[in-house]
RNA sequence: GGGCCGUUAGCUCAGCUGGUAGAGCACCUGCUUUGCAAGCAGGGGGUCGGGAGUUCGAGUCUCCCACGGUCCACCA
Numbered sequence: 001g002g003g004c005c006g007u008u009a010g011c012u013c014a015g016c017u018g019g020u021a022g023a024g025c026a027c028c029u030g031c032u033u034u035g036c037a038a039g040c041a042g043g044g045g046g047u048c049g050g051g052a053g054u055u056c057g058a059g060u061c062u063c064c065c066a067c068g069g070u071c072c073a074c075c076a
Base pairs, nucleotide, nucleotide: 001072002071003070004069005068006067007066010025011024012023013022019056027043028042029041030040031039049065050064051063052062053061
């Protein structure tokens, strides 16, 4: 330098054929307990890596950039 894959909640990850974002764990509150854990009920949390474009509408499609992974090439 080139190819491919990835970037979504605190963490690990879903998200179909574009239709307005979810799960598990964690966290908070309550119940239960002498107390803790477990269990049960409820709740909060996201400008979907950044920017631009297409579209009535973009997490999803296109382009540029950044970061991570992997393979190849180059240099010596």
Transfer RNA from a Patescibacteria group bacterium, 76 nucleotides, folded computationally. Rfam family: tRNA. By type it is a transfer RNA. Its mean pLDDT, the model's own confidence on a scale to 100, is 81.